The part of an RNA shown here (small-subunit ribosomal RNA, 5' domain) has 507 nucleotides and comes from an uncultured prokaryote. Model confidence (mean pLDDT): 83 of 100.

Context: one part of a larger RNA
RNA sequence: GAACGAACGCUGGCGGCGUGGCUAAGGCAUGCAAGUCGAACGGACGUAUGUGAUGGGUAACCUGAGAAUAUGUUAGUGGCGAACGGGUGAGGAAUACAUGGAUGACGUACCCUGGACUCGGGGAUAGCGGCGGAACUUCGGCGGUAAUACUCGAUGAUCCCGCUGGAUCGCAUGGUCUGGCGGGCAAAGCUCCGACGGUCCUGGAUCGAUUCAUGUCCUAUCAGCUUGUUGGCGGGGUAACGGCCCACCAAGGCAUCGACGGGUAGCGGGCGUGAGAGCGCGAUCCGCCACAUCGGGACUGAGACACGGCCCGGACACCUACGGGUGGCUGCAGCAACGAAUAUUCCGCAAUGGACGAAAGUCUGACGGAGCGACGCCGCGUGCAGGAAGAAGCCCCUCGGGGUGUAAACUGCUGUCAGGGGCUAAGAAUAUCGACUAGCCCCAGAGGAAGUCUCGGCUAACUACGUGCCAGCAGCCGCGGUAAUACGUAGGAGGCUAGCGUUGUUC
Numbered sequence: 001g002a003a004c005g006a007a008c009g010c011u012g013g014c015g016g017c018g019u020g021g022c023u024a025a026g027g028c029a030u031g032c033a034a035g036u037c038g039a040a041c042g043g044a045c046g047u048a049u050g051u052g053a054u055g056g057g058u059a060a061c062c063u064g065a066g067a068a069u070a071u072g073u074u075a076g077u078g079g080c081g082a083a084c085g086g087g088u089g090a091g092g093a094a095u096a097c098a099u100g101g102a103u104g105a106c107g108u109a110c111c112c113u114g115g116a117c118u119c120g121g122g123g124a125u126a127g128c129g130g131c132g133g134a135a136c137u138u139c140g141g142c143g144g145u146a147a148u149a150c151u152c153g154a155u156g157a158u159c160c161c162g163c164u165g166g167a168u169c170g171c172a173u174g175g176u177c178u179g180g181c182g183g184g185c186a187a188a189g190c191u192c193c194g195a196c197g198g199u200c201c202u203g204g205a206u207c208g209a210u211u212c213a214u215g216u217c218c219u220a221u222c223a224g225c226u227u228g229u230u231g232g233c234g235g236g237g238u239a240a241c242g243g244c245c246c247a248c249c250a251a252g253g254c255a256u257c258g259a260c261g262g263g264u265a266g267c268g269g270g271c272g273u274g275a276g277a278g279c280g281c282g283a284u285c286c287g288c289c290a291c292a293u294c295g296g297g298a299c300u301g302a303g304a305c306a307c308g309g310c311c312c313g314g315a316c317a318c319c320u321a322c323g324g325g326u327g328g329c330u331g332c333a334g335c336a337a338c339g340a341a342u343a344u345u346c347c348g349c350a351a352u353g354g355a356c357g358a359a360a361g362u363c364u365g366a367c368g369g370a371g372c373g374a375c376g377c378c379g380c381g382u383g384c385a386g387g388a389a390g391a392a393g394c395c396c397c398u399c400g401g402g403g404u405g406u407a408a409a410c411u412g413c414u415g416u417c418a419g420g421g422g423c424u425a426a427g428a429a430u431a432u433c434g435a436c437u438a439g440c441c442c443c444a445g446a447g448g449a450a451g452u453c454u455c456g457g458c459u460a461a462c463u464a465c466g467u468g469c470c471a472g473c474a475g476c477c478g479c480g481g482u483a484a485u486a487c488g489u490a491g492g493a494g495g496c497u498a499g500c501g502u503u504g505u506u507c
Base pairs, nucleotide, nucleotide: 001507002506003505004504006503007502008501009500010499013380014379015378016377017376018375019373020372021338027335028334030333031332032331035080036079037078040077041076043074044073045072046071047070048069049068051066055062056061087291088290089289096216097215098214099213100212101211102210103209106208107207111204112203114201115200116199117198118197119153120152121151122150128143129142131140132139133138159184160183161182162181163180164179165178166177167176168175169174189196217263218262219261224254225253226252229251230250231249232248234246235245236244266288267287268286269285270281271280272279273278293314294313295312296311297310316327317326318325319324344370346369347368348367352366353364354363355362356361383413384412385411386410393404394403395402396401417448419443420442421441422440423439426437427436451496452495453494454493455492456477457476458475462491463490464489465488466487472479473478
């Protein structure tokens, strides 16, 4: 000098764009953050329409059960989603990340392409009704019901498995193409008739999985480490290779080119600085990884070993009728605590994106916005012109004068921002839909808007008084013991300016 997620002191007018718990991955009151589909299903409860049992009435008519149609709401079954999106950086030095390969060892719901099919049955169960129990989480018999829920059979191949033949290619296990025989596996309907779906197979796209090489901090006051350890044969398991796991066999494997141990740390794109080489860092944004009170486990599913799912154990907290239960903000706000220190329990789904739905639409603390903080960067303003050899005040003085100083007053003018009033775009995808913000015109009127640090040298800027090695200053050198340009105050000056200075950290 540059930089900062900064903090502290003094000061503070406006706007735009960014940015804001770096400490306790310590604990959390409250609300919200993942639902949706009635065009899969049976009910329940409404509303409307006509019909109209029964009863009343001489009649007109009143009553209105039941079934029907239309329409609405929806607890439950079922489907899809909930594995995304959002947060954090604890752990982890390699099961991570980055770059480049491999898969002849793999998977992929929704979407696209192409081919084939969508036949016939069955038994349940929730909701519901009724019975009983229960403080709560709700629980147990009984009766009966539906489906795109479950299940049996049929059909079926280029699909899978086993045996067997041919062609061809390569990179070792092998790959691709094409025959034969045997065995195995599928489906679901809804409808406003337009459509939307269902099953199997092929290819694609997307997203993932595994694996190899290279690179990735400090420490030798860590020198030897290892028994599923290293390899083999056979099996299990997986989407898949593999000691991933198991039985048996062999005795291997790694290491001064640093094994093993200890410490520290999420990694990268990037960011800061620097002429560069390099050094330091990894906030915000993007990609990957890991985690979700601590530890472990699996279930469901195309996908999880699953932040707002389940089970078990621990700690903590809460409720309790003492029998037993409930909870997880490292989502958005917010609270106490910690700390030098970091914001609103805001508005909206109008836009972009996501889930579901045929759609209307619903949900969305993602997101779009507003609020707070000079925390940063950028822009603007606090007026402009004239005005005395120069008011007053204050300061200095050799008492002559000098400085503040065109500065003020005064005269003329302008109207940024802020204030008041009016008009109206764009963000909206030619209709509808704007949470929020900009723009234009007019009014008034210099009014509401300047500080802070320094002045011995480095280093731009000097005098007076006070103090007297005291009080104090200080980045280094050093100032202060009676004339201190170095302390304190004043006048003046210099620097920067809505900031200025200090501290911390990096280069």

It matches the Rfam family "Bacterial small subunit ribosomal RNA".
RNAcentral holds the full RNA, with entries from ENA.